About this RNA
Predicted 3D model of a 146-nucleotide RNA (FMN riboswitch aptamer (RFN element)) from Rhizobium leucaenae USDA 9039. Lineage of the source: Bacteria > Pseudomonadati > Pseudomonadota > Rhizobiaceae > Martinezella leucaenae. The sequence was found by an Rfam model in a public genome assembly. Its mean pLDDT, the model's own confidence on a scale to 100, is 77.
């Protein structure tokens, strides 16, 4: 300083018991789950350098809803349907107490707390559907340079 290009292939788990009721895996009591990268007072291995492995709620990504475009239909820019964007962050998300230490958002102990839309004989994180999608991001292989 220059480069950072292509292909493929992976990528989400959970309602089990009781109760109430005509109906509930949706209410109510006990339960049960926890994507992706980052950070790391914690563990594992090493004589070290270091090397793996650690967070639902610390930083942030992401899928969906909204929003915005473009197209059909419909017409009163509002409706319904399909199709892109990823710019906009709007729905949008949850932690404390005690320990310990130099310090804790993470580590011990202990008690909290959150979870897209549309469906449903009844109100869903766990059922069914949009989804054989799509996608943070993994890991491989190719080119290309070194």
């Nucleotide at each position: 300083c220059a480069g950072c290009g292509u292909u493929c292939u992976c990528a989400g788990g959970g309602c089990g018991g009781g109760g109430u009721g005509a109906a509930a895996c949706u209410c109510c009591c006990c339960a049960c789950c926890g994507g992706c990268g980052g950070u790391a007072u914690c563990g594992a291995g090493g004589c070290a350098a270091c090397u793996c492995g650690g967070a639902g709620c610390c930083c942030g990504c992401g899928a969906g809803c909204g929003c915005c475009u473009c197209c059909g239909c419909a017409a009163a820019u509002c409706g319904c349907g399909g199709a892109g964007g990823g710019u906009c962050a709007g729905c949008a998300g949850a932690c404390c107490c005690g320990g310990u230490g130099a310090g804790a958002g993470g580590c011990c102990g202990g008690g909290g707390c959150c979870g897209a839309c549309g469906g449903u004989u009844a109100a869903a994180g766990u059922c069914c559907g949009g989804a054989u999608g799509g996608a943070a991001g993994a890991g491989a292989g190719c080119a290309a340079c070194c």